[in-house]
The RNA shown here (small-subunit ribosomal RNA) has 1451 nucleotides and comes from a metagenome.
The sequence is in RNAcentral, with records from SILVA.
RNA sequence: AGAGUUUGAUCCUGGCUCAGGAUUAACGCUCGCGGUGUGCCUAAUACAUGCAAGUCGAACGGAAACUUUUGUAGCAAUACUUAAGUUCAAGUGGCGAACGGGUGAGUAACACGUAGGUAACUUGCCCUCAAGUGGGAAAUACCUCUGCGAAAGCGGAGCUAAUAUCGCAUGAGAAUGGGGGGUCAUAAGACAUUCCCAUUUAAAGUCGUAAGACGCUUGAGGAAAGACCUGCGGCCCAUCAGCUAGUUGGUAGGGUAAUGGCCUACCAAGGCUAUGACGGGUAGCUGGUGUGAGAGCACGACCAGUCACAGUGGAACUGAGACACGGUCCACACUCCUACGGGAGGCAGCAGUAGGGAAUCUUCCACAAUGGACGAAAGUCUGAUGGAGCGACACCGCGUGAGGGAUGAAGGCCUUCGGGUUGUAAACCUCUUUUCUGAGGGAACAGUUUGAGUGUACCUCAGGAAUAAGCAACGGCUAACUACGUGCCAGCAGCCGCGGUAAUACGUAGGUUGCAAGCGUUAUCCGGAAUCACUGGGCGUAAAGCGUCCGCAGGUGGGAAAGUAAGUCGAAUAUUAAAGCCCGGUGCUUAACAUCGGAACUGUGUUCGAAACUAUUUUUCUAGAGGAUGGGAGAGGCAAGUGGAAUUCUCGGUGUAGGGGUAAAAUCCGUAGAUAUCGAGAGGAACACCAAAAGCGAAGGCAGCUUGCUGGAACAUUCCUGACACUCAUGGACGAAAGCGUGGGGAGCGAAAAGGAUUAGAUACCCUUGUAGUCCACGCCCUAAACGAUGAGCACUCGGUGUAGGAGGAGUCGAUCCUUCCUGUGCCUGAGCUAACGCGUUAAGUGCUCCGCCUGAGUAGUACGGCCGCAAGGCUAAAACUCAAAGGAAUAGACGGGGGCCCACACAAGCGGUGGAACAUGUGGUUCAAUUCGAUAACAAACGAGGAACCUUACCAGGUCUUGACAUCCUACGAACCUCUCGGAAACGAGGGGGUGCCCGCAAGGGAGCGUAGAGACAGGUGCUGCAUGGUUGUCGUCAGCUCGAGCCUUGAGGUGUACGGUUAAGUCCGUGAUCGAGCGCAACCCUCGCCCUUAGUUAUAUAUUUCUAAGGGGACUGCCGUGCCAUAAGCCGGAGGAAGGUGGGGAUGACGUCAAAUCAGCAUGGCCCUUAUGACCUGGCUACACACAUGUUACAAUGGUCGGUACAGUUGGAAGCAAUGGAGCAAUCCGGAGCCAAUCCAGAAAGCCGACCUCAGUUCGGAUUGAGGGCUGCAACUCGCCCUCAUGAAGUUGGAAUCGCUAGUAACCGUGAAUCAGAUAUGUCACGGUGAAUAUGUUCCUGGGCCUUGUACUCACCGCCCGUCAAGUCAUGGAAGCCAGAGGCACCUGAAGUCCCCGUCUAGGGGCCCACGGUGAAACUGGUGACUGGGACUAAGUCGUAACAAGGUA
Repeated sequence: AGAGUUUGAUCCUGGCUCAGGAUUAACGCUCGCGGUGUGCCUAAUACAUGCAAGUCGAACGGAAACUUUUGUAGCAAUACUUAAGUUCAAGUGGCGAACGGGUGAGUAACACGUAGGUAACUUGCCCUCAAGUGGGAAAUACCUCUGCGAAAGCGGAGCUAAUAUCGCAUGAGAAUGGGGGGUCAUAAGACAUUCCCAUUUAAAGUCGUAAGACGCUUGAGGAAAGACCUGCGGCCCAUCAGCUAGUUGGUAGGGUAAUGGCCUACCAAGGCUAUGACGGGUAGCUGGUGUGAGAGCACGACCAGUCACAGUGGAACUGAGACACGGUCCACACUCCUACGGGAGGCAGCAGUAGGGAAUCUUCCACAAUGGACGAAAGUCUGAUGGAGCGACACCGCGUGAGGGAUGAAGGCCUUCGGGUUGUAAACCUCUUUUCUGAGGGAACAGUUUGAGUGUACCUCAGGAAUAAGCAACGGCUAACUACGUGCCAGCAGCCGCGGUAAUACGUAGGUUGCAAGCGUUAUCCGGAAUCACUGGGCGUAAAGCGUCCGCAGGUGGGAAAGUAAGUCGAAUAUUAAAGCCCGGUGCUUAACAUCGGAACUGUGUUCGAAACUAUUUUUCUAGAGGAUGGGAGAGGCAAGUGGAAUUCUCGGUGUAGGGGUAAAAUCCGUAGAUAUCGAGAGGAACACCAAAAGCGAAGGCAGCUUGCUGGAACAUUCCUGACACUCAUGGACGAAAGCGUGGGGAGCGAAAAGGAUUAGAUACCCUUGUAGUCCACGCCCUAAACGAUGAGCACUCGGUGUAGGAGGAGUCGAUCCUUCCUGUGCCUGAGCUAACGCGUUAAGUGCUCCGCCUGAGUAGUACGGCCGCAAGGCUAAAACUCAAAGGAAUAGACGGGGGCCCACACAAGCGGUGGAACAUGUGGUUCAAUUCGAUAACAAACGAGGAACCUUACCAGGUCUUGACAUCCUACGAACCUCUCGGAAACGAGGGGGUGCCCGCAAGGGAGCGUAGAGACAGGUGCUGCAUGGUUGUCGUCAGCUCGAGCCUUGAGGUGUACGGUUAAGUCCGUGAUCGAGCGCAACCCUCGCCCUUAGUUAUAUAUUUCUAAGGGGACUGCCGUGCCAUAAGCCGGAGGAAGGUGGGGAUGACGUCAAAUCAGCAUGGCCCUUAUGACCUGGCUACACACAUGUUACAAUGGUCGGUACAGUUGGAAGCAAUGGAGCAAUCCGGAGCCAAUCCAGAAAGCCGACCUCAGUUCGGAUUGAGGGCUGCAACUCGCCCUCAUGAAGUUGGAAUCGCUAGUAACCGUGAAUCAGAUAUGUCACGGUGAAUAUGUUCCUGGGCCUUGUACUCACCGCCCGUCAAGUCAUGGAAGCCAGAGGCACCUGAAGUCCCCGUCUAGGGGCCCACGGUGAAACUGGUGACUGGGACUAAGUCGUAACAAGGUA
């Protein structure tokens, strides 16, 4: 110090989230030690038990108990008795109990903090000073006797003491009252020194031989406390705007320690409030604590100061002090005891219990220290305090070993199988002992006495690596990666997001990283967040300028001079408690911690000083502002009058069948005479041309003409006033359209409504009608994209060009023209600004002043409340909940029922088809044991397959094999191999016979190769994943595009280049241009056909020129021509020549990329899966058939069919072959075999042409189907082949919507060949030649594509996005008849205790005022709940439509 997250990418705006620190914490896992701190945040809930405030015998009468002692009785225990005690129960009395300790409920307040004040006050104990302490009296508790009661307790009679109580005396400088003098003061009066008089008021003793000590009384002072008053400061809500009758003040009195409406009577009518009263909510306040660079923000545990409270409410008493935590009285609630009559109690003291809760400790030790109460003291008491205990709750410190040690051990994990890693880690060797265990010694706190902690801290010795490591994370942010399991499941997640079979994100393991006796999680606060912006933000389009103006308060305010000193600045001084923070020391082994000193505490008060600025007072000025004068401009406003054109209606004339309306129609009007046309009249509304970027107005807005009244601005001129100004919360006025009320008016237009169309529907768009309304008067409403989406005012800061008003100058007879200034209104542009777009003297630039407004999106401008309104509604204005975005500008694409240009058999113009029939083939579907699998919009469907009877074959049934049908290695045997028999469907099984080779070697033997058997490593898989892949392919598309380097522009994504003007088939070429070049594509280079030449000659021909064949060349390049077009270009047009002319025809060649396109079944391949089977072998089957689709063949006939005759090709193939002549057969074919290893032999061309018949029919068309008989291939034609002959002779008479191909040797028609192949279901595919057309005006439309531009809310990119109702579920929330609860106020009733007052023989008792609790009533408020109901939010695949985004199809 930042980071992640909106987008295809970018910049900005903006929220959400993270990394840091902290905590009185809790939870999960884990745990060795010590020190120092800290520990009910919730129920101010209820409390068992014990303790927490007593003490004094030196105040008193005394003696229940104890110790010692005397005596008596008794064996003794024991009882009684005497005396003493530095003893003491209970009691009288004194002091204390008001401190200390706890808690934070209440309290928004003089409660707290801070600074002052009290001449308006009080003070026990303590200190100092002064004076005094004389003499009496009457009671009473305890006790004794006695009564009542269960108890608590309450009486009656009697006795007694005091430092208890009460008189008397004395008494001042005390108090009260009166008077005099003095000083000050305008007065009222104030002050202090002082004088006189009157009245009132004191005391207590005890101890001690004594001295004396402690007390007591009065007064003065001190110290230290307390009380009251005041200024200032510190929370939220204005959806709380008015509050207040003791209220504000006065007089008199009461009361208090004391001021005061503190209280009472009377008088006056005040007091507070937008600088926030009153009300509501929340909360103890502070020093400080946490965080932060700071300013701030949040908090108020422990410690310290202060306040408040003590079950709840009220009240007083005592006292120096209380309205009293461990006191009293009363009421209420609760608990307990009870003999039912009545009583007792208050842990928010220390422990502890229950409960609540995520959660917070021991019913410990000691008064040794510090402090407190009492006491003369010893001492007693002290849950204050000092300590210990429990808790990793926090902070700090220490340890769990150190050095050496590589066969880098074993094991684990991973692996490309080579290894890597865990890892010097371990083992092992050497060493150490903090800690631990045992033993010994042993402090400080401690002082004249006294040690709970404690035999503690610490020290020494011995023992022995011994007793001691976990937690979280590892996709990015964020340090750290692999394997397995799982398969949108289980789960994770702080945000973004992971998981749908190769998950570094889930779970586990190994490894790694981080921290470490802890580590994570959760919660909360600050930070980051400049995300409320004082420091330090914004408002044209992101959230944000009030619709406009006027204007009070407020804020701000021109020049000069003088005074003052409030702000401001300086100095001094006082205070700012201690602790804390910071700095420097010191002490615990260190640290935490403690302690000492310093600094600081940014504040406040007082005093002194300065006078620039602000303020204030006074004087003055004219530059701001205003007034006066002059001539002009204008749809500025209001009122009255008036004009013509047009629409409509009425009347009349002419006139006849239509009119009107639309994309097209219809509703509608019209023979009862429309529309059209002419004339006359009526009525209402609006004002053509002029007219404009024009003018006026504050805005809304304002338009025929005339008149009247009236507001404002500009210009010019000098004169006058003298800061009179600017802005403006609250407030006031105006405020389009629509709408409302009352009364008019109503021509046209026209919500609603009706009808006609359109449509799937059409409550719309279109058409025909048409009511409110639109118009006028008066009164409301008060909102608009009320927009320049830009508040008002002032000042400053380059230019250019229009336009409106006014004025000046030059010039002119004048008009015109030139020029300058001011004011308004437009456009373009520089600097500057801006996220960009853009703004740019009319600022969105640079500054100042004031106002308004904003703070993620949705919920929502909604609910509730309030105000306004006749209503409609307006103004003000939330939350719960949901999301991680929502948004602005610009960029690249894609898209548009946007635009421009261009191309293509894209359309059009033509020719022929498909879709209808039968058949063939493929696919879907269905069926089946199986009908193997894949392809399946264009880009599948005569596709993989260029050829399924077995094989193929992957599928199914059955029969079999398990190192295997196939590969490598090892061992043993045998050469291999040939052949026969039996079983079986075959595979296979059983058995018999023959047979020995090759190489090396003398031989034995070894080797190669093959076979059999055996063992295991392994083989094998057409099993899955084309969404893990390679390779290959399709498509856009043979479309003209796709990019790069450097430069330049932009904050950036990106752009430029590649755009523009021409041109081309072409990003082809030319020209221009912040671009200059280059690459992949285009073209060309390649093959082939067409012309020619050269060379050669197997073959054809009888031979040779020739043809032909095939090898190499030539040829075509806009090269030539044109007064052509164009820009002197590129190029186009025409022409010549030429076999061929503008790419000559055809082919091969397919840029960057798109479709997770196709293929794991052609091949290869990662991963997964099977292994006596998903592998291997064998036989048989896989050709099914209500149907749908696709591709084809044959036809429907006469441009034809049948028969006869006759003519002309080119590819290409041939030895397991092609096969001629000849013979047989109707034929398929058979017999036979010449020739040919091919320019030599073989393979019959058909359409065509010439004749004949058929004559428009289901036919001499058509040939399906079926029957019979044959032929061929093959081990085998049943399932399931082809061919031939005879017979049979179906549908079909040119095909709906729709749709396909083709631009020339093309379409169409005709035959021929080949691959595959034993044969063949080939009508397929790929080739070959023969005959041989028609049409193209053209680019409006359909489809596809290219370039430029435009809009966009699309980017999975329009097969996009997206809205609303309805239906389902969940959640929060508003309304609601009511119901419940709470907190107050008002009125009334009742009236405990108690103070005060009154009565009372001053006793008892009674009465009265006030009043807690309680009760009643009517309103209002807050919260909860509530049948039903309203909208809202969310939820992978519900319904209906298609509103928005493109001109979104009606902007």